[in-house]
Context: one part of a larger RNA
RNA sequence: CUGGGUGUAAAGGGUGCGUAGGCGGUUAGAUAAGUCAGAUGUGAAAACCCAUUGCUCAACGAUGGGAAUGCAUUUGAAACUGUUUGACUAGAGUAUGGGAGAGGUAAGUGGAAUUCCUAGUGUAGCGGUAAAAUGCGUAGAUAUUAGGAAGAACACCAGUGGCGAAGGCGACUUACUGGACCAAAACUGACGCUGAGGCACGAAAGCGUGGGGAGCAAACAGGAUUAGAUACCCUGGUAGUCCACUGCUGUAAACGAUGAAUACUAGGUGUUGGGUUCUUAAGAGCUCAGUGCCGCAGCUAACGCAAUAAGUAUUCCACCUGGGAAGUACGAUCGCAAGAUUGAAACUC
Numbered sequence: 001c002u003g004g005g006u007g008u009a010a011a012g013g014g015u016g017c018g019u020a021g022g023c024g025g026u027u028a029g030a031u032a033a034g035u036c037a038g039a040u041g042u043g044a045a046a047a048c049c050c051a052u053u054g055c056u057c058a059a060c061g062a063u064g065g066g067a068a069u070g071c072a073u074u075u076g077a078a079a080c081u082g083u084u085u086g087a088c089u090a091g092a093g094u095a096u097g098g099g100a101g102a103g104g105u106a107a108g109u110g111g112a113a114u115u116c117c118u119a120g121u122g123u124a125g126c127g128g129u130a131a132a133a134u135g136c137g138u139a140g141a142u143a144u145u146a147g148g149a150a151g152a153a154c155a156c157c158a159g160u161g162g163c164g165a166a167g168g169c170g171a172c173u174u175a176c177u178g179g180a181c182c183a184a185a186a187c188u189g190a191c192g193c194u195g196a197g198g199c200a201c202g203a204a205a206g207c208g209u210g211g212g213g214a215g216c217a218a219a220c221a222g223g224a225u226u227a228g229a230u231a232c233c234c235u236g237g238u239a240g241u242c243c244a245c246u247g248c249u250g251u252a253a254a255c256g257a258u259g260a261a262u263a264c265u266a267g268g269u270g271u272u273g274g275g276u277u278c279u280u281a282a283g284a285g286c287u288c289a290g291u292g293c294c295g296c297a298g299c300u301a302a303c304g305c306a307a308u309a310a311g312u313a314u315u316c317c318a319c320c321u322g323g324g325a326a327g328u329a330c331g332a333u334c335g336c337a338a339g340a341u342u343g344a345a346a347c348u349c
Stems, first nucleotide, its partner, number of pairs: 003321004007303002012317001014201004021194003025088007033081002035077008048066007091191001092188003096183003103177007110154001114150008125136002162169002206248002208245004215241002220236004259316006267294012298305002322349003331342004
C1' cells in the first nucleotide's frame, strides 16, 4: 500500500463556514475525451509457456508457434461517465401567511437572601463539631426592630420541557438581531452533498492592563483528628470567581465516548411546536418537524443498537494498525508566559 476497521477492545477532528478536490436529480439532441470492437505498425535477442527435435536420459541445446495484458496510427459503436446545447421539477433556494422558543448583543428595572454600617430593644453568651478547640463577645456580641450601602446570583414556575453548530443559554422590560418549524404552492431551475489546507467560534482554569470585591474560596495561618496528617472536619483567609478590552490562551470524560449528507426497512407508548378531518363538547383519527422509552427483522464478540440505527446501501472527510518508552525527545509553527499543535527512535516485553 492493500485488506479490515473506528459506542465500550487501537481509532470520529471540540464545532461551524467554506477554497481546491472528490461525488452528484429527470429528459432530448450533438460530440467522441474516458469506454468498447476491428485493422496496421511496433513491442530486440535471450528468458517464460506449448509442440517437435539433438546430445544413451535429464540438466542443457536447436527449430517453429504462443505470449509480450503496452504504445502509436487508423476505421467504427454510442449504452454508461465526461463535454456541450435545449427542456423539466421530485433535490436546493426565494417570496407569502402563521405560531413556538433560557438562541445572541446592549441598555434599563425588580424582589428575596448574604455581608457590612448607623440607631433602638436587650444581656451573657454566640459560633462550631462525632466531640471539641482555635474564633467572636461586657469597648455590649448572638437574637430582634428600623434605616442605609455594596456586590453577586436569579427560589417557585421547571418538565428524559425548549433554543443553539458546538461550547452553552434560566428574574422582568425595551431596542437591535440570527436560525429552525408549519401551511399553501407563486417564482428560480440542479443553483446540490462533502470538504485537505484556510477562516471563525470555542466550558473551566490561567495570563496582560484597568476597575470591582458581598458571598464562596486554591495558596496560606491557626484549631482538631492521627503513630504521623504537608489531608478529610472546624475557624479565618489571599489570588480567583464579577466587569471592560471585537485583549491573549485554544484545551476538557469539548461524551451520545457514536463525523456529515441522502434514500430505504414491523410495530407500541409518552411528550414539545405546527397543520388538518370528525365531533355539541370532552375527545378521537391523519400528517409534518423535534425529543424520550419499549420492541420485530437485521446487526453485534457480547453488552446492546434498533426510522434520533450500531440495520440495508451510496458519496465525501477525519482517524486506527501490539504494550511500554511517550503524547516524551528533537525540529518547526503559534503564545507575554503557562503551554498548545505537529510528533519519532534507541531500548524493552
Notes
This is a predicted structure of a 349-nucleotide part of an RNA (small-subunit ribosomal RNA, central domain) from a metagenome. Its mean pLDDT, the model's own confidence on a scale to 100, is 87. The full RNA is in RNAcentral, with records from SILVA. It matches the Rfam family "Bacterial small subunit ribosomal RNA".